A computed fold for a 690-nucleotide part of an RNA from a Phycisphaerae bacterium, annotated as large-subunit ribosomal RNA, domain II. The full RNA is in RNAcentral, with records from ENA.
[in-house]
Context: one part of a larger RNA
C1' cells in the first nucleotide's frame, strides 16, 4: 500500500407535533391481585394523571375575574374535544452520533537494581618528578636569629597508564547504538573513583542549584480507580431513486471560526382576498446627480475707479499734501463645496385606479441549515481617483452551475443539462490551415501596426475647414543690386549696420534697416531684410479629425494559441454560413395541475389525454431496494442436489431481482406483517492477511 473482517443517532423516562387506531364530556389505570398456558394471554383492581371554567398575588369570586372609588376603558377568560395507545420528527434528563486530549482528583497503591544525596562496611590509583616542615652536622651569635650541606618525604604539588569524565572536530541522524564510534583532551592522593548492605516518594524526597534527578518518563513519576472527565476544537459518520432547496445578514452576546431570536428553505393545515407580482395613469414627500452661489454659510483669481478704514512717507505743533501698501463697500469678468442650497432632476418609494398574469401572498403550526463569502459593473468611503485591497449600497454571477465562447482561466461573455436521437434552427463568439463555416462593395494602413503602455516628439500619410500670396508672374532656386549724408550721437584705448546706453532721421533710388546673422583689436569682408531680371503654376501659414512612427531596455523563441497573413489587418455596408447540454422535432419517463373514464372503505386509487414543470451544496419532503432473526399462510423447494461460490447476451430509473450451466454437499426460499447489532474507498479508524 491492497485486500478480508469489524467500524459511528442507540436505550429508559417525560414534554412538543404528526399519522393512524379506541373510547368521547369524558379518557385512561398504576401497585397489587385472581385464572389459564408450551409461548403468547385473559380478568380485577378508578388510587392517581390529563381534560370537563376561569380568573386574581391572594383571601376570594365564577361565564366571568382582575385593575379601580367607579370603570365610561383595558388584560386574561367564556364560542372551537379531550384522553389513551403504537409508530415516527423534534427537545428534554441521561455518556446520548462515534473516535481523540493537555489535564483534575484519589485516607488505593508501586518505585531509589535508573539517578541526586546520605549511613555503615570493604576495594582501588602503573611508573616517574619535584622536595615543605621537622631532624642531625657545619658556620654564625653572648645566646639567639639566620646561612650552608646531609637527611627527610609534606602536597585538594607536577608529568602520565589503569579508574573516572566529556572540551573540540570528524563521522554516524530509516545508526552498530532511542546519545554511539575514532583519533585527540581534562581529572588521575582526592572535594577522588568504586562494591555490597541501608535511608528517605509524589505538593513529596535529593539536589556544590540545572527547575537538576527520583527506572529511556519530570513546572509535579508510574499503576489502579473518579472514567465514557470535559472538548463553542478536528476528523469521520455505511444502500437508491423523486420532488423543493438556501445562507454567509440584523440586533444582543467575556461575543466575533461559537451562541440565542428574526430573514432566507421546507413540510402541514388554514385563507382565495386584486393579497403579492408585473405595466400604464393619476397623486404623494424627498434634498441625491446636475446646477447655483449679485440666495445664505464658507473658500477663492484678476480687473477698474470712487469711497470709506487702517498703515506709510513727508511734516516743530496743528492743519495739510503724497502713496505701485491692506481691508471692506460697489462695479466687470471667472471660479469652488461630504457636513454650503435660491434651484432641481432621472430612478427609487408610498397610495389609490384599470389591464395583466395567476397562486405566487398572508396566517398559524412540525423540520431545519446558514451568521468565514469571493470576484464583476455601478454610486460612495478609507487608501495613493495604488492592491485578486477595505467598509457600505444596487444588481449580476461562482457558492450550490454542467454546457459553447474568451489559446488555458471559479465569479468575465452566451447560455440554466429529465433521458435517448449518425435529424433541423440559432446566441456569444467565429468562417486561410491546425479547426466547424465566407463572399461581395468602398475607404484606411505599410508600421507586421495589427498581435502590451504614458508624457512629450515629428514636413509619414489620407480626408475636411480657414487667412494670406499668386500669369500686373507668386514660392524655390539661380543672376544682378543692396547705396548716399555717416565712422548717427554717447560711451570707449578702440566702438566704423553688428560689446553696450540713446535715438532711428534724412538723401539718391527699381529697391537697399542708422541694420538679420557670420566676422574683425578696430577697419575690411561674407551674408540677410528690400528690389529687377531668368523661370512658369501653384505657394506659405493656421487648424480639426482617421490610421500609422519614435519614446519602447533584461536573461531564448514567448507581449497574435501557432502556422502564416498586407488582408487572413483596421473602418464601414450587404447578404451567407458555422456554432452550446439554448430553441425546435421525433420516442420515453416522472412531478404537480386538469379534463374523462372506471373503481372505493368516501380519505382516495387505477387508466387514459391536455398543460406546465424535473441543475444543485448546506437542508426539508416523499417512494423504495437489500441484510439478520420472528410470526402465519404457500399442503412452498430441496441429495432426481439447499445456502454459497463462478460464469451469462435476461428484466428494473435505481437500489436490485430472475433463468440457465457450474461448482458445492444440506438447508432454503415467496408473500403479508412485525424487530432490530441492518447497508462502509475514506476516521494519521481497529484487526487478520499479502
Nucleotide at each position: 500500500a491492497c485486500c478480508g473482517g469489524c467500524g459511528a443517532g442507540u436505550u429508559a423516562c417525560c414534554c412538543u407535533g404528526u399519522a393512524c387506531g379506541g373510547c368521547a364530556a369524558g379518557g385512561u389505570u398504576a401497585a397489587g391481585c385472581c385464572c389459564c398456558u408450551c409461548c403468547g394471554g385473559g380478568g380485577c383492581g378508578g388510587a392517581g394523571c390529563c381534560a370537563a371554567a376561569g380568573u386574581g398575588a391572594a383571601a376570594g369570586c365564577g361565564a366571568g375575574c382582575g385593575u379601580u372609588c367607579a370603570a365610561a376603558g383595558c388584560g386574561c377568560g367564556a364560542u372551537c374535544a379531550g384522553u389513551c395507545g403504537u409508530a415516527c420528527g423534534g427537545g428534554g434528563u441521561a455518556g446520548a452520533c462515534c473516535c481523540g486530549a493537555a489535564a483534575c482528583c484519589u485516607c488505593a497503591g508501586u518505585g531509589a537494581c535508573c539517578u541526586a544525596c546520605c549511613c555503615a562496611u570493604g576495594g582501588g590509583c602503573a611508573g616517574g618528578u619535584u622536595g615543605a616542615a621537622g631532624g642531625c652536622c657545619c658556620g654564625g651569635u653572648a645566646a639567639a636569629a639566620c646561612g650552608g650541606g646531609c637527611u627527610g618525604g609534606a602536597g585538594g604539588a607536577c608529568c602520565g597508564a589503569a579508574c573516572c569524565c566529556a572540551c573540540g572536530a570528524g563521522c554516524g541522524u530509516u545508526g552498530a547504538a532511542a546519545a554511539g564510534c575514532u583519533a585527540g583532551g581534562g581529572g588521575a592522593u582526592g572535594a577522588c573513583c568504586u562494591g555490597u548492605g541501608g535511608g528517605g516518594a509524589g505538593g513529596a524526597g535529593u539536589g556544590a542549584a540545572a527547575g537538576u534527578c527520583u527506572a529511556a518518563u519530570c513546572a509535579a513519576a508510574c499503576u489502579g480507580g473518579g472514567a465514557g472527565a470535559u472538548a463553542u476544537c478536528u476528523g469521520g459518520u455505511u444502500c437508491u431513486c423523486c420532488c423543493c432547496g438556501a445562507a454567509a445578514u440584523a440586533g444582543c452576546u467575556u461575543u466575533u471560526g461559537g451562541g440565542c431570536u428574526a430573514g432566507c428553505c421546507u413540510c402541514g393545515a388554514g385563507c382565495c382576498a386584486c393579497u403579492a407580482c408585473g405595466u400604464c395613469g393619476u397623486g404623494g414627500g424627498g434634498g441625491u446627480a446636475g446646477a447655483g452661489c449679485g440666495a445664505c454659510u464658507g473658500a477663492a483669481u484678476g480687473a477698474a475707479a470712487a469711497u470709506g478704514a487702517g498703515g506709510a512717507c513727508u511734516c516743530g505743533c496743528a492743519a495739510g499734501g503724497u502713496c505701485g501698501c491692506u481691508c471692506a463697500u460697489u462695479u466687470c469678468a471667472a471660479c469652488c463645496a461630504a457636513a454650503c442650497u435660491c434651484c432641481g432632476a432621472a430612478u427609487a418609494c408610498c397610495a389609490c385606479g384599470a389591464c395583466g398574469a395567476c397562486u405566487a401572498c398572508c396566517u398559524c403550526g412540525g423540520g431545519a441549515g446558514u451568521c468565514a463569502g469571493a470576484c464583476g459593473c455601478c454610486g460612495g468611503g478609507c487608501g495613493a481617483u495604488a492592491a485578486u485591497g477595505u467598509c457600505c449600497a444596487g444588481c449580476g454571477u461562482c457558492g450550490a452551475a454542467a454546457g459553447g465562447g474568451a489559446a488555458a482561466c471559479a465569479g468575465c461573455c452566451c447560455a440554466g443539462a429529465u433521458c435517448g436521437u449518425c435529424g433541423g434552427c440559432u446566441a456569444a463568439g467565429g468562417u486561410c490551415c491546425c479547426c466547424a463555416a465566407g463572399c461581395c462593395g468602398u475607404g484606411c494602413u505599410a508600421a507586421g501596426u495589427g498581435c502590451g503602455u504614458a508624457a512629450g516628439g515629428a514636413a509619414g500619410u489620407c480626408c475636411g475647414a480657414g487667412u494670406g500670396c499668386g500669369a500686373a508672374g507668386a514660392c524655390a532656386a539661380c543672376c544682378a543690386g543692396g547705396a548716399u549724408g555717416u565712422u548717427g550721437g554717447c560711451u570707449u584705448a578702440g566702438a566704423a549696420g553688428c560689446a553696450g546706453c540713446c535715438a532711428c532721421c534724412a538723401u539718391u533710388u527699381a529697391a537697399a534697416a542708422a541694420g538679420u546673422g557670420c566676422g574683425u583689436a578696430a577697419c575690411a569682408g561674407c551674408u540677410u531684410a528690400c528690389u529687377g531680371g531668368u523661370c512658369g503654376a501653384g505657394c506659405c501659414c493656421u487648424u480639426g479629425g482617421g490610421c500609422g512612427c519614435c519614446g519602447a531596455g533584461a536573461a531564448g523563441g514567448a507581449a497574435c494559441g501557432g502556422g502564416a497573413c498586407u488582408a487572413a489587418g483596421c473602418a464601414u455596408g450587404g447578404c451567407a454560413c458555422c456554432g452550446a447540454a439554448g430553441c425546435c422535432g421525433c420516442g420515453g419517463a416522472u412531478u404537480c395541475g386538469u379534463g374523462a373514464g372506471c373503481c372505493u372503505u368516501c380519505g382516495g386509487g387505477c387508466u387514459c389525454g391536455c398543460g406546465a414543470g424535473u441543475g444543485g451544496u448546506a437542508g426539508g419532503g416523499g417512494a423504495g431496494c437489500g441484510c439478520u432473526g420472528g410470526u402465519a399462510a404457500c399442503c412452498g423447494c430441496g441429495u432426481c442436489g439447499a445456502a454459497g461460490c463462478c460464469g451469462u447476451a435476461c428484466c428494473g430509473u435505481g437500489a436490485g431481482g430472475a433463468g440457465c450451466g457450474g461448482u458445492g454437499g444440506a438447508g432454503c426460499g415467496u408473500u403479508a406483517c412485525c424487530a432490530g447489532g441492518u447497508g462502509a474507498u475514506a476516521a494519521u479508524g481497529c484487526c487478520g492477511g499479502u
Record summary
The organism belongs to Phycisphaerae, within Bacteria. The coordinates come from a structure-prediction model, not an experiment, and the mean pLDDT is 86.